[in-house]
RNA sequence: UCUCGACAAUGGCAAACCUGAUGAAAAUCAGCGACGCAAAGCUACAGGGGCUAAGGUGUAUCAUGGAUGCACUAAGCCAGCCAGUUACCGAA
Numbered sequence: 001u002c003u004c005g006a007c008a009a010u011g012g013c014a015a016a017c018c019u020g021a022u023g024a025a026a027a028u029c030a031g032c033g034a035c036g037c038a039a040a041g042c043u044a045c046a047g048g049g050g051c052u053a054a055g056g057u058g059u060a061u062c063a064u065g066g067a068u069g070c071a072c073u074a075a076g077c078c079a080g081c082c083a084g085u086u087a088c089c090g091a092a
Base pairs, nucleotide, nucleotide: 004090005089012037013036018031019030020029021028022027035080041085042084043083047082048081049078050077051076055073056072057071058070059069060068061067062066
């Protein structure tokens, strides 16, 4: 240095539920709380994958300047799905 990961050390993060805020939603933020995590640090147009569908497009129906349902769509999201990248500790 690369790989690896202890019932080691020092520390770290915080799922679900619940409460509040924002949002059309997905989700995010704060509090609470620990299911877990050796990268659960960072990166979301320019890797893959996933979620949502306000708006838009198409279509069906109806009481037709419209409403509702369905399908597609990211310009919205997810890093605790894989991935990329940087990094603490050091038993075997």
The RNA shown here (c-di-GMP-I riboswitch aptamer) has 92 nucleotides. Model confidence (mean pLDDT): 87 of 100.